Two RNAs folded together computationally: RNase P RNA and transfer RNA, 510 nucleotides in total.
[in-house]
RNA sequence: GCAGCGGGGCAGGUGGUCGCCGGCGGGCUCGACGAGGCUUCGGCCAAGGAGAGUCAGCGGGAGGAAAGUCCGAGCUCCACAGGGCAGGGUGCCGGGUAACGCCCGGUGAGGGUGACCUCGAGGAAAGUGCAACAGAGAAUAGACCGCUUCCUCGAUCGAUGAGAUUCAGGAAGCAAGGGUGAAACGGUGGAGUAAGAGCCCACCGCGCCCCCGGUAACGGGGGUGGCACGGCAAACCCCACCCGGAGCAAGGCCGCAUAGGGAGGCGAUGCAACGACCCUCGUAAGGGGGCUGUUGCGAGAGGGCUGCCCGCCCGAUGCCUCCGGGUUGGCCGCUCGAGGCGUACGGUAACGUGCGUCCUAGAUGAAUGAUCAUCGGCGCGGCCCCGGGCAACCGGACCGCGCAACAGAACUCGGCUUACAAACGCUGUGACC
RNA sequence: CUGGGUGUGGCUCAAUCUGGCAGAGCACCGGUUCCGGGCACCGGGGACUGGAGGUUCGAAUCCUCCCAUCCAGACCA
Numbered sequence: 001g002c003a004g005c006g007g008g009g010c011a012g013g014u015g016g017u018c019g020c021c022g023g024c025g026g027g028c029u030c031g032a033c034g035a036g037g038c039u040u041c042g043g044c045c046a047a048g049g050a051g052a053g054u055c056a057g058c059g060g061g062a063g064g065a066a067a068g069u070c071c072g073a074g075c076u077c078c079a080c081a082g083g084g085c086a087g088g089g090u091g092c093c094g095g096g097u098a099a100c101g102c103c104c105g106g107u108g109a110g111g112g113u114g115a116c117c118u119c120g121a122g123g124a125a126a127g128u129g130c131a132a133c134a135g136a137g138a139a140u141a142g143a144c145c146g147c148u149u150c151c152u153c154g155a156u157c158g159a160u161g162a163g164a165u166u167c168a169g170g171a172a173g174c175a176a177g178g179g180u181g182a183a184a185c186g187g188u189g190g191a192g193u194a195a196g197a198g199c200c201c202a203c204c205g206c207g208c209c210c211c212c213g214g215u216a217a218c219g220g221g222g223g224u225g226g227c228a229c230g231g232c233a234a235a236c237c238c239c240a241c242c243c244g245g246a247g248c249a250a251g252g253c254c255g256c257a258u259a260g261g262g263a264g265g266c267g268a269u270g271c272a273a274c275g276a277c278c279c280u281c282g283u284a285a286g287g288g289g290g291c292u293g294u295u296g297c298g299a300g301a302g303g304g305c306u307g308c309c310c311g312c313c314c315g316a317u318g319c320c321u322c323c324g325g326g327u328u329g330g331c332c333g334c335u336c337g338a339g340g341c342g343u344a345c346g347g348u349a350a351c352g353u354g355c356g357u358c359c360u361a362g363a364u365g366a367a368u369g370a371u372c373a374u375c376g377g378c379g380c381g382g383c384c385c386c387g388g389g390c391a392a393c394c395g396g397a398c399c400g401c402g403c404a405a406c407a408g409a410a411c412u413c414g415g416c417u418u419a420c421a422a423a424c425g426c427u428g429u430g431a432c433c
Numbered sequence: 434c435u436g437g438g439u440g441u442g443g444c445u446c447a448a449u450c451u452g453g454c455a456g457a458g459c460a461c462c463g464g465u466u467c468c469g470g471g472c473a474c475c476g477g478g479g480a481c482u483g484g485a486g487g488u489u490c491g492a493a494u495c496c497u498c499c500c501a502u503c504c505a506g507a508c509c510a
Stems, first nucleotide, its partner, number of pairs: 001429005012375007020061002023058002026055005033048001036045003063406001067417002070415005075247004082310004087243005092106005107121001108119004122238002127236002129232002144178002146174007154166004186204005205227001206225008251332004261323006270297006277290005302314003325509003339358008377403006385396004434506007443459004453490001461477005483499005
């Protein structure tokens, strides 16, 4: 110089001027309302005062990703969260954590010369399914070319014989070689055979058993079986574990306004006991009827914001759908929290514990900005002032010009992912000294 | 802010669930007929399925991350 790898921090500083949004305490003006006082009962005075306007002051004001909204929680409401089915998610092992699909450490597999990187990495001997095209055959394998033996009929060599070679047809054996494919039913070598083949042997691979190390994933060693058991689960599925739903437009309070309107659909109102009232029969005790209240049992459209069943709760001038009407106001939730920073200890680490210290935006069409000066950073060019070097050149100073990214809180945290200018560490390699 | 959907020739759609040669209509181009144009008939071209990565022998389809675009949701009575 070139090519590459990795993780953490930073995200310009200071000052002036002009603005923007909250907060705090003041001055001035207005001020609903008004304790109380006076009164000729008509009123008058009035401390205080929510709030509005204005003036200056003090103090505060975006991020590492505020983003994508992909996971996990807090918080709120719905039965304080129920049962079953369905559904969804995660998936080597150990640890961390409030929790996680995140993080740390390890194992295995794969990639790279290396720094280092990647992995959704449970189960394919529970079952079902898939594999286009090509190919003989694609998962209960299969025989196109081929290899081998025998038979038949020829041909050639040989001498007409024995025999050998060979064409065609038939019968049988084989799976070594060729060929197809992403994948061909263990691989390499040997023995063996008519030719061959785990048929047999050695090594490798695979399965099972035992021993040793490790918390475990797994690793190492020994024995044994004899090829039986190919791939896909980001195909259905099985196994283990986890998950109730909705979301700050959650939810609560106050205020303003309107036609508490129209159309369609659905809907239990029953029984018993006790009591009040009214009517009526009766001299009375009491009887009958009506209406209504409470309690118990029964019924009940619909609702309780993902499906189905059960269960629980609410439930009657009620509920659902559509059309139409009104308000487009304020307050709480709302910023102190699994919080930040520093330090000591434990742990390989993620992280935990103790102590100290700090308070750091709460806006609601939505503020956090603009400009100037100066000091820095980086790049380019100039100049030859200084230092180094034989030199090319390098470093510093000076002058000029330029650049400074991605991006903007919206209930709050923990992560992931994506975007991002410049600078720092490491690896490989070329050339030169 | 919250919840959900869709991206395939120039346009409108299919194939996506259950992976196996990306198809149809309109539009476009050429030809036949005609003096010329339209209609009609015949023939043809045009896509790397929004982008990147992964799973698989194989991806429009399955999975992950980005990008674009669309829809719904205020309260009162």

Notes
The prediction has a mean pLDDT of 77. Rfam match: Bacterial RNase P class A. Rfam classes the family as a ribozyme.